A computed fold for a 72-nucleotide RNA from a Minisyncoccota bacterium, annotated as transfer RNA. The same sequence occurs in records of 2 taxa. Model confidence (mean pLDDT): 82 of 100. The RNAcentral record of the sequence draws on ENA and MGnify.
RNA sequence: GCGGGUGUCGUCCAACGGCUAGGACGUCUGCCUUCCAAGCAGGAGAUAGCGGUUCGAAUCCGCUCACCCGCA
Numbered sequence: 001g002c003g004g005g006u007g008u009c010g011u012c013c014a015a016c017g018g019c020u021a022g023g024a025c026g027u028c029u030g031c032c033u034u035c036c037a038a039g040c041a042g043g044a045g046a047u048a049g050c051g052g053u054u055c056g057a058a059u060c061c062g063c064u065c066a067c068c069c070g071c072a
Stems, first nucleotide, its partner, number of pairs: 001071007010025004018055001027043005048064005
C1' cells in the first nucleotide's frame, strides 16, 4: 500500500430499517441489619467521527479514525 472483519453505558452481551436503545455484572441512593455481607426498591450512565439514502438509521451506503486477520 491492497483486501476482509469489528467498533453500543465502567465490563460483558442484546436490539427485521419502526425508539422511550434493553439485560446481566459493576456503580450511586434508600430500605433491611447493632455493623458488614446477602437480599429488596430506585437512580445515573452508551450507538467511534463526519456526510448521504429513507417518512424513519445503532442497523443500509461513502469517507475518516481505532483495533484484529490476511496479501504484498

Background
The source organism's lineage runs through Bacteria, Bacillati and Minisyncoccota. Rfam family: tRNA.